[in-house]
Context: one part of a larger RNA
RNA sequence: GAUGAACGCUGGCGGCGUGCUUAACACAUGCAAGUCGAACGGAAAGGCUCCAGCUUGCUGGAGUGCUCGAGUGGCGAACGGGUGAGUAACACGUGGGCAAUCUGCCCUGCACUCUGGGAUAAGCCUGGGAAACUGGGUCUAAUACCGGAUAGGACCUUUCUCCUCAUGGGGUUUGGUGGAAAGUUUUUCGGUGCAGGAUGAGCCCGCGGCCUAUCAGCUUGUUGGUGGGGUAAUGGCCUACCAAGGCGACGACGGGUAGCCGGCCUGAGAGGGUGAUCGGCCACAUUGGGACUGAGAUACGGCCCAGACUCCUACGGGAGGCAGCAGUGGGGAAUAUUGCACAAUGGGCGAAAGCCUGAUGCAGCGACGCCGCGUGAGGGAUGACGGCCUUCGGGUUGUAAACCUCUUUCAGUAGGGACGAAGCGCAAGUGACGGUACCUGUAGAAUAAGCCACGGCUAACUACGUGCCAGCAGCCGCGGUAAUACGUAGGUGGCGAGCGUUAUCC
Numbered sequence: 001g002a003u004g005a006a007c008g009c010u011g012g013c014g015g016c017g018u019g020c021u022u023a024a025c026a027c028a029u030g031c032a033a034g035u036c037g038a039a040c041g042g043a044a045a046g047g048c049u050c051c052a053g054c055u056u057g058c059u060g061g062a063g064u065g066c067u068c069g070a071g072u073g074g075c076g077a078a079c080g081g082g083u084g085a086g087u088a089a090c091a092c093g094u095g096g097g098c099a100a101u102c103u104g105c106c107c108u109g110c111a112c113u114c115u116g117g118g119a120u121a122a123g124c125c126u127g128g129g130a131a132a133c134u135g136g137g138u139c140u141a142a143u144a145c146c147g148g149a150u151a152g153g154a155c156c157u158u159u160c161u162c163c164u165c166a167u168g169g170g171g172u173u174u175g176g177u178g179g180a181a182a183g184u185u186u187u188u189c190g191g192u193g194c195a196g197g198a199u200g201a202g203c204c205c206g207c208g209g210c211c212u213a214u215c216a217g218c219u220u221g222u223u224g225g226u227g228g229g230g231u232a233a234u235g236g237c238c239u240a241c242c243a244a245g246g247c248g249a250c251g252a253c254g255g256g257u258a259g260c261c262g263g264c265c266u267g268a269g270a271g272g273g274u275g276a277u278c279g280g281c282c283a284c285a286u287u288g289g290g291a292c293u294g295a296g297a298u299a300c301g302g303c304c305c306a307g308a309c310u311c312c313u314a315c316g317g318g319a320g321g322c323a324g325c326a327g328u329g330g331g332g333a334a335u336a337u338u339g340c341a342c343a344a345u346g347g348g349c350g351a352a353a354g355c356c357u358g359a360u361g362c363a364g365c366g367a368c369g370c371c372g373c374g375u376g377a378g379g380g381a382u383g384a385c386g387g388c389c390u391u392c393g394g395g396u397u398g399u400a401a402a403c404c405u406c407u408u409u410c411a412g413u414a415g416g417g418a419c420g421a422a423g424c425g426c427a428a429g430u431g432a433c434g435g436u437a438c439c440u441g442u443a444g445a446a447u448a449a450g451c452c453a454c455g456g457c458u459a460a461c462u463a464c465g466u467g468c469c470a471g472c473a474g475c476c477g478c479g480g481u482a483a484u485a486c487g488u489a490g491g492u493g494g495c496g497a498g499c500g501u502u503a504u505c506c
Stems, first nucleotide, its partner, number of pairs: 001505003005502005012373006018366002020331001025329003029326003034075003039072002042068002046066001047064008082284003092208007101201002106197008114148004123138006154177003160171004183189001210256003217247003222244008259281004263274004286307005309320004337363001339362003345359001346357004376406004386397004412442005420433001423430002450495005455476003461490005471478002
């Protein structure tokens, strides 16, 4: 000098930041991922219209599709948010490679969107179960599912040609193979094939960054080859056979510790330390394992199995996962509200209106940090009273106070009152923060100072008490009867809404 700090004493206001470093311990409760009726059959609840009965505002029926519970279907749920347990590794950083790759939504270009079919959920009927849930029968729809047609492109094979970096890549060509589509509406919006782009992702390589030799040898899918499998893709990634290799004092293997970086702290720099907040990457989601769906996951708020734990039960069987936001218990020296709003920014769905969004924007709490402001200003000597010291003369506190003249920041009070609104909507209208910031008026010095130190280092001294006691102390050291070093008082020095102490780093 610095800190995500803590502790002691003290504490007026504002702005901007920041706040479980410990138990990746266990979690009550609420919320954190939905949306689309312009894909579909529909109508459980409400609204509207009509009809009937009438107890004149109720009941029943029909319609509408304003709207919409549950359901089929599409997209999203792989983003956003959290944590740092594991990991010494191509995990990260940096620079390259992929002639070894994939990429939903989006953009561009070309071409198409023809013709058929059978189901099923919901519904209705009926079973089982305490529940969670689940079985059977029957009816029905689609942008759900399955055939057929079409195909300049795809794949296999053949010919020729150009190029490169070895496997190879681009173009051309013969024969063959199996392949598309979906509608709705007033427009608009969609669907399919191929090629290119953009974005995102995957794989490989060079180099770089911890400690330990009281770890010296390690390795059998191990190292390489061939055939096969698998993947979007290379590869012992997997498998059969063959060979016997591969790594290592330039530190293999083992052990310990640890997420990595941009950065941050310190330092003139070199360097040392660190990895909170913010940003990038990685890993994880009660513990371990597994795959499914999908463009994308081996998936925090999905599924299956096993373990531990908790809860419900009619004892047959079931349910759960806060390292999301709040909040609770526990641990700890120690770390906040079960708040408001989608107004803005961004995200998902939707043609849109809009809905959802504990992302986000804000507010609350904490002097935790940084910065700013205030606690008054000018005058005022008989140097008042009081305190302390005294050589008893006085000195000091001290222009300090009183007193006079002013000012009104902050806080209070009254009135006015935003920007952020670009946008969206036919229009009316639409701001959580917030009656906040800010502006104006108003009364009155009124509402606001402490902490540490005073032997030397180190700025700042006297008195009394105590008497190697009580105590102080970072080091040297003070204290045993005149202690500037302990305790108290007066005075003084330093910093100031803070001041000291402790811990850690330079």
Predicted 3D model of a 506-nucleotide part of an RNA (small-subunit ribosomal RNA, 5' domain) from an uncultured bacterium. Its Rfam family is "Bacterial small subunit ribosomal RNA". Its mean pLDDT, the model's own confidence on a scale to 100, is 80.